RNA sequence: CGCUCAUCCAGAGGGACUGAGGGAACGGCCCGUUGAAGUCCCGGCAACCCCCCUACCAGGUUGCCCGCAGCCCACACGCGCUGCGGCCCCCGGUCGGGAAGGUGCCAAUUCCGGCCCGUGGCGAGACGCGCCCCGGGGAAGAUGAGGA
Numbered sequence: 001c002g003c004u005c006a007u008c009c010a011g012a013g014g015g016a017c018u019g020a021g022g023g024a025a026c027g028g029c030c031c032g033u034u035g036a037a038g039u040c041c042c043g044g045c046a047a048c049c050c051c052c053c054u055a056c057c058a059g060g061u062u063g064c065c066c067g068c069a070g071c072c073c074a075c076a077c078g079c080g081c082u083g084c085g086g087c088c089c090c091c092g093g094u095c096g097g098g099a100a101g102g103u104g105c106c107a108a109u110u111c112c113g114g115c116c117c118g119u120g121g122c123g124a125g126a127c128g129c130g131c132c133c134c135g136g137g138g139a140a141g142a143u144g145a146g147g148a
Stems, first nucleotide, its partner, number of pairs: 001147001003146006013042005021031003026113003043106003048102002050098001052097002055094003059090002063087001065086007072078001110140001115137004120132004
């Protein structure tokens, strides 16, 4: 930054300073002088990046390595050549595990809603309409990783 992708119903708070706001915006509903926001200290959560390990999968190079099969035509039977398989090594991926480092986070599902679609309920209530519940998608936002 009018970019791309992933995730967002789980989880995790104390202290010091300070003193009125905060939950992005709007509407709602909440939190807050039993201390909001902010700064600092300490602690924690999580596992996006990351690191390590195990297993499995795919690919690759190399080897006086291992096994099997074949070949020896020329003074060649070898540390030979060819093929296949294995092992070692390298690289990537997946499941599981880790938490040193880079971020992030530690009221309420991203607190809920709006826009679209659908099931159900209520209204005299079949269509349509209004309201409500639930489900799916979207928008917006947040965080990470990347890109320009």
Molecule: SAM riboswitch aptamer (S box leader)
Organism: Streptacidiphilus fuscans